[in-house]
RNA sequence: CAUCCAGAGGGGUGGAGGGACUGGCCCGAAGAAGCCCCGGCAACCACCGAAGGUCGCACGACCCGAGAUAGGUGCCAAUUCCAGCAGGUGAAGAAGCCUGGGAGAUG
Numbered sequence: 001c002a003u004c005c006a007g008a009g010g011g012g013u014g015g016a017g018g019g020a021c022u023g024g025c026c027c028g029a030a031g032a033a034g035c036c037c038c039g040g041c042a043a044c045c046a047c048c049g050a051a052g053g054u055c056g057c058a059c060g061a062c063c064c065g066a067g068a069u070a071g072g073u074g075c076c077a078a079u080u081c082c083a084g085c086a087g088g089u090g091a092a093g094a095a096g097c098c099u100g101g102g103a104g105a106u107g
Base pairs, nucleotide, nucleotide: 001107002106003105004104009038010037011036012035013034017027018026019025021084022083023082024081039076040075041074044072045071048067052063053062054061055060080103085100086099087098088097089096
C1' cells in the first nucleotide's frame, strides 16, 4: 500500500481444547488444538501474454495490460462469527441500522 459480505474437506495421528485479544455467541468425546497424507479454493507474487501506448528510419527497447497457467505464499464452520472507539439515525446515553476509525489476518 491492496484486499478481507465470494469460494473451498476427507483420512491418519492425537486426546481437550478452539474461534487473535476482551465481552458475547458458537464449535468440540458423534473427538478440539497440534502434526502427517491426500484433495480442494482463490489468484497477491513469479512465469507466459492478446490489444493499446512511448522512443526509434528500421531491427528493437520500454510502459501498460484483457487473459491464461498454477511454480511461491495463503486459505478451506459461522461476514475478520458479532461487537469493542467515534459520528449519524433511532420522539431516547436502549435495541437495531448506516458511515468512518481502531485492532487483526493475508499478500
A computed fold for a 107-nucleotide RNA from a soil metagenome, annotated as SAM riboswitch aptamer (S box leader).
The coordinates come from a structure-prediction model, not an experiment, and the mean pLDDT is 85.
It matches the Rfam family "SAM riboswitch aptamer (S box leader)". Its family is annotated with regulation of gene expression in the Gene Ontology. About the family: The SAM riboswitch is found upstream of a number of genes which code for proteins involved in methionine or cysteine biosynthesis in Gram-positive bacteria.
The sequence is in RNAcentral, with records from MGnify.
The model forms 93% of the base pairs in the Rfam consensus.